A computed fold for a 1487-nucleotide RNA from a Pseudomonadota bacterium, annotated as small-subunit ribosomal RNA. The sequence is in RNAcentral, with records from ENA and SILVA. NCBI's taxonomy places the organism under Bacteria, Pseudomonadati, Pseudomonadota. The coordinates come from a structure-prediction model, not an experiment, and the mean pLDDT is 85.
RNA sequence: AAACAUGAGAGUUUGAUCCUGGCUCAGAACGAACGCUGGCGGCAGGCCUCAAACAUGCAAGUCUAGGGGGUGUAGCAAUACAUCACCGGCGGACGGGUGCGUAACGCGUGGGAAUAUACCUAUUGGUUCGGAACAACUGAGGGAAACUUCAGCUAAUACCGGAUACGUCCUUACGGAGAAAGAUUUAUCGCCAAUAGAUUAGCCCGCGUUCGAUUAGCUAGUUGGUGGGGUAACGGCCCACCAAGGCGACGAUCGAUAGCUGUUCUGAGAGGAAGAUCAGCCACACUGGGACUGAGACACGGCCCAGACUCCUACGGGAGGCAGCAGUUGGGAAUCUUGGACAAUGGGGGAAACCCUGAUCCAGCCAUGCCGCGUGAGUGAUGAAGGCCUUCGGGUUGUAAAACUCUUUCGCGCACGACGAUAAUGACGGUAGUGCGAGAAGAAGCUCCGGCUAACUUCGUGCCAGCAGCCGCGGUAAUACGAAGGGGGCUAGCGUUGUUCGGAAUUACUGGGCGUAAAGCGCGCGCAGGCGGUCUUCCAAGUCAGUGGUGAAAGCCCGGAGCUCAACUCCGGAACUGCCAUUGAAACUGUUAGACUUGAGUAUGAGAGAGGUGAGUGGAAUUCCCAGUGUAGAGGUGAAAUUCGUAGAUAUUGGGAAGAACACCGGUGGCGAAGGCGGCUCACUGGCUCAUUACUGACGCUCAGGCGCGACAGCGUGGGGAUCAAACAGGAUUAGAUACCCUGGUAGUCCACGCCGUAAACGAUGAAUGCUAGCCGUUGGAUAGCUUGCUAUUCAGUGGCGCAGCUAACGCAUUAAGCAUUCCGCCUGGGGAGUACGGCCGCAAGGUUGAAACUCAAAGGAAUUGACGGGGGCCCGCACAAGCGGUGGAGCAUGUGGUUUAAUUCGACGCAACGCGCAGAACCUUACCAGGGUUUGACAUCCUGCGACCGCUCCUUAAUAGGAGUUUUCCCGCAAGGGACGCAGAGACAGGUGCUGCAUGGCUGUCGUCAGCUCGUGUCGUGAGAUGUUGGGUUAAGUCCCGCAACGAGCGCAACCCCCGUCCUUAGUUGCUACCAUUUAGUUGAGCACUCUAAGGAGACUGCCGGUGAUAAGCCGCGAGGAAGGUGGGGAUGACGUCAAGUCCUCAUGGCCCUUACGGGCUGGGCUACACACGUGCUACAAUGGCGGUGACAAUGGGAUGCAAAAGGGCAACCUCUAGCAAAUCUCAAAAAGCCGUCUCAGUUCGGAUUGGGCUCUGCAACUCGAGCCCAUGAAGUUGGAAUCGCUAGUAAUCGUGGAUCAGCAUGCCACGGUGAAUACGUUCCCGGGCCUUGUACACACCGCCCGUCACACCAUGGGAGUUGGUUUUACCUGAAGGCGGUGCGCUAACCCGCAAGGGAGGCAGCCGACCACGGUAGGGUCAGCGACUGGGGUGAAGUCGUAACAAGGUAGCCGUAGGGGAACCUGCGGCUGGAUCACCUCCUUU
Repeated sequence: AAACAUGAGAGUUUGAUCCUGGCUCAGAACGAACGCUGGCGGCAGGCCUCAAACAUGCAAGUCUAGGGGGUGUAGCAAUACAUCACCGGCGGACGGGUGCGUAACGCGUGGGAAUAUACCUAUUGGUUCGGAACAACUGAGGGAAACUUCAGCUAAUACCGGAUACGUCCUUACGGAGAAAGAUUUAUCGCCAAUAGAUUAGCCCGCGUUCGAUUAGCUAGUUGGUGGGGUAACGGCCCACCAAGGCGACGAUCGAUAGCUGUUCUGAGAGGAAGAUCAGCCACACUGGGACUGAGACACGGCCCAGACUCCUACGGGAGGCAGCAGUUGGGAAUCUUGGACAAUGGGGGAAACCCUGAUCCAGCCAUGCCGCGUGAGUGAUGAAGGCCUUCGGGUUGUAAAACUCUUUCGCGCACGACGAUAAUGACGGUAGUGCGAGAAGAAGCUCCGGCUAACUUCGUGCCAGCAGCCGCGGUAAUACGAAGGGGGCUAGCGUUGUUCGGAAUUACUGGGCGUAAAGCGCGCGCAGGCGGUCUUCCAAGUCAGUGGUGAAAGCCCGGAGCUCAACUCCGGAACUGCCAUUGAAACUGUUAGACUUGAGUAUGAGAGAGGUGAGUGGAAUUCCCAGUGUAGAGGUGAAAUUCGUAGAUAUUGGGAAGAACACCGGUGGCGAAGGCGGCUCACUGGCUCAUUACUGACGCUCAGGCGCGACAGCGUGGGGAUCAAACAGGAUUAGAUACCCUGGUAGUCCACGCCGUAAACGAUGAAUGCUAGCCGUUGGAUAGCUUGCUAUUCAGUGGCGCAGCUAACGCAUUAAGCAUUCCGCCUGGGGAGUACGGCCGCAAGGUUGAAACUCAAAGGAAUUGACGGGGGCCCGCACAAGCGGUGGAGCAUGUGGUUUAAUUCGACGCAACGCGCAGAACCUUACCAGGGUUUGACAUCCUGCGACCGCUCCUUAAUAGGAGUUUUCCCGCAAGGGACGCAGAGACAGGUGCUGCAUGGCUGUCGUCAGCUCGUGUCGUGAGAUGUUGGGUUAAGUCCCGCAACGAGCGCAACCCCCGUCCUUAGUUGCUACCAUUUAGUUGAGCACUCUAAGGAGACUGCCGGUGAUAAGCCGCGAGGAAGGUGGGGAUGACGUCAAGUCCUCAUGGCCCUUACGGGCUGGGCUACACACGUGCUACAAUGGCGGUGACAAUGGGAUGCAAAAGGGCAACCUCUAGCAAAUCUCAAAAAGCCGUCUCAGUUCGGAUUGGGCUCUGCAACUCGAGCCCAUGAAGUUGGAAUCGCUAGUAAUCGUGGAUCAGCAUGCCACGGUGAAUACGUUCCCGGGCCUUGUACACACCGCCCGUCACACCAUGGGAGUUGGUUUUACCUGAAGGCGGUGCGCUAACCCGCAAGGGAGGCAGCCGACCACGGUAGGGUCAGCGACUGGGGUGAAGUCGUAACAAGGUAGCCGUAGGGGAACCUGCGGCUGGAUCACCUCCUUU
């Protein structure tokens, strides 16, 4: 010098956010255990459970220098030596073990006075004279044994008496009492009395020391006194008497748990948890009681008694106590050797030698922990092999290995060999250590890899097996299960489990909260307690400072030192934050004393008021009764009915009765502590406000317990009873309706008295005080000014808005939820549960206080974005309405379901599947079925060999296929050879309309051609998000304008594109024809004006006018002009996204599956079936029509495997024949509705199904199963129930025409033109959509969420007749051992008297008494186990009944209470807003 060194978070509630709040994880630690694994050494540790029971051995002896003996040896003997028990001394009260008990002066800390203390130290003094016994021993007995009895002998440092007394003790202060021990040759060791010290022990006191109040009262020696006794000592420690005290909310008593501490672990600290090892104290020693001895014990290895247990026994009686060290059994997840030595340290005895010492020192076992070391080092790329993955290229394991070079720690072998003891003595131990030698040799595992949390792939599995600390993984592509490869971490260990602290500010002293998240008592009064205004004084309790004592050692910390380092150990220091004593200070708190007036109160004068209580009184209304008028209905509802009424209701008039409540005024007005209070008058009475000066002088604030008040409902007794109205009855509604609605109606509602004591008793906001911007209302009072009904100021209330500040946000904001102080109450995840048990209160209902087991990972608050609402506002749409025509009824066509079948292939299922995929199933298609066949394959690439292939004929077959025959050799090249094609062969592979559209791409549908969907920057918000995009207008439109913390932009809208409508220009063939010719005919010449064709332009923009609007955007106008007017009409065009929408059977594609078959080929069948149901269509039911006749007017298209004219044949389908035309030329091709005639209302001259017969066409083939034609037949159907569809103008309706597919087949689909309407007042309603707003318990988003009974399974729990056990207590009985008291006639050596006999003192046995352990009887308290039956509770993928709540949840919900009901619940009374919506009123803000 140093001993100060310092704080991390994460996951999980939600669609997302912030907050609250719990659960979980990462860290450290351990006397640990378990799983896998295991080389060495050092240091430590090792029954936490049954204070369970113990076999065996050892753990306390020693002294012969206290004594007398026995035995042995030596000696003739005296005697010496050794040894043994006995008498005696000291020690067995230490050391060692354990933690049962104990909540206590037990422990810790600091003090105290009324004590003792063997051995030790120091000092003073002494150590004298006698005596009687008892063991051993001897003899005689008893007993199985343990042991014991009698008689006799004997010693002492054993015992007793006398003497003496410096000091000691007692005392009436005179006096009295009391000691000793010797051993020995010496030295020395002892002994007695006393003093002092040291040590140790006892006692007392302050403070500290777990939980429970569901333990609130406890106490009779209890508290104190006096006097005794007792003790080493104070003391009710004990006794007698007297008094009636003592303890307790600052927690007594009782119950539960527990040894306490130094310290240990954790923590930044404050704290929290623990009390193993080491150390201090305490308690205990088989269980309970007791004393003896002793300096010390009520004694672990002593005694007595009782009890349980074990053992011995000859049954008579005895013995024992490992919670000492080892060890055994048991218990348990679990904890060691029946080892060595007294060498060291220490202890006992002894003069000493020495003896004893399971204390101790060592060794053994165990990875139980801490620390250290090793399992090799260097070089080494072909980046070996093998493994794994792969996009097949490669990557990785990996310098890792091999190989080469080197080293030898540890271990192994051999040799030497300590310190510990500075002289002797070494268990450890031939140990530590040292030297030499051989040789990479003998030495690596465990766990994890979804996030937290470092570390990733493949295969297997398929909500199975399994994982999991939390969140959660697994249902066919699992980084989460299992395996493998690879990787991360730690390492002789690693992981799991358990426990503690931490993180957790999640009990908050440091360091939290209570409006809505859990949390303010319903309100007041108020004792104790806590806190308390201004000034002065005093004291010094708190407070602060100095000093002293103490705070054991060890430990922690610092500096050194020793083991090679470290762990470990040693030395010195610091610290021990504490307690006590003492000396000071006096600001603050407190005490004392005095003063003050601002807090508080009193007095005086005014004032307002539904404040309270009692008595009286008033009018309106309801109901009832009486009477009159009057007649058929009234009443009630969504609509009805029950009900009342011809016996006269309702209505109306008059009269009467009774009870209850007080319209208007009336008001975020008033009063009250809260609950609450409303006609008027009177009486009594509480509180408040203002003003004025006087008075008191801190008298104050809060308040556990306590006391009082306390809506409604309810209870008791007695009244009253008009209305209303739980229960109840009836009627409706309904699937049901124990409800909502209606008609009745009882308790009750009212009064008096007495209970109850709860409410959303709410401002969900405890009371009090001070401070902190304002503005605007309103109530009461006062003051001032004047225009006398206004303004201003001020005090006290009561409201709205708002700044700072606070808040998670919402919001609060001088009436705080702001800033501070004081006091009280309350909270600590959700459920179970405000339940159970217990206590208290109550007549009861019930209230109050108030848990646990078990279960979940959330429950919750505020706000956000959506979605939804049987919420609101605005707007749009053939959405409704207004119209026209249909569907639904019939027959047929077609698709679907269902059924059937060998198969009836598959897909599509609300809109958005169902004339859909299919723009066309006789074969093919074809995917399905049956049959009989094929296997490198019908198709692609590669290899080898041979050869052209194709074609034609015949046979077998149902056909593919097979066989036979015939014919013919290709191209390039110099050759070798190559290529195309075919056949044969081998394998790689082909192939799959097999599965998964929930693994996908692509494509498509739909909301929806709806007007929306977003972004950048900025701003606001903690944030999710908001703003922009909302608002006022306007539009078809997020279209445009204006405003605005927004400014811009993108995808959508619109426009740009195509067609149609007008005009112009250009160009005229196959088109056209006005003029000129010509013809049957624009046929030809001619022409290109027109039509038309097809290329390019023009045109339309609210541009102009008027009105309106804000002058804007825009809107309106039979306005002008124009072919067209407000998007001119139509098409193409489909934002971000939604529906796990559709499609693996168009195509593509991951994975899986099949491979002589799930592939490929063929024949036949099926997809065409048919009791039925549905969708979409066609044709009809007729006269706006049928039939016959007539022969006017289109457009789009198609055509060579084709369209086909004309002509001919046939009734016709069609056939024959053959011009023309790759088409503005030819052709399909006839347009049809139209017009004229007829029929005359009928199952018809309507309608055409069905059936018979006969034909035509296509095609290899019309049976299943095509279309068409002719003749014949002539069904249902007479306009269609509930319901439902399309359409707003060239549209609907109606009429025909063309095309794709296609050999053939169209009522379907896609196009084309002809004729050509009606209606729209309007937005209340249905449906869909858009915007804004509101509520929400929804977010898979209302097809959402969610409640209760019942049924089933499991779990814990309450009650329960009782029963079993523990513990505690009261009364009584009993009374061992023991000490105490008394007695002591029996017995008795020491002392006294006596010559003696004997007596006395003293003592012993015995007996008596009180006390008392165990035990017994009876009764309480308390705790625990079991318990038939029973109550609710919790949990559980798909049970039953309803639908109570969330939206106005379809009757707003909820709270308290009462009744009722299968159940959620319903109803009554009072209350709350934590209710939506509309209207009104009042107030406020902005302009």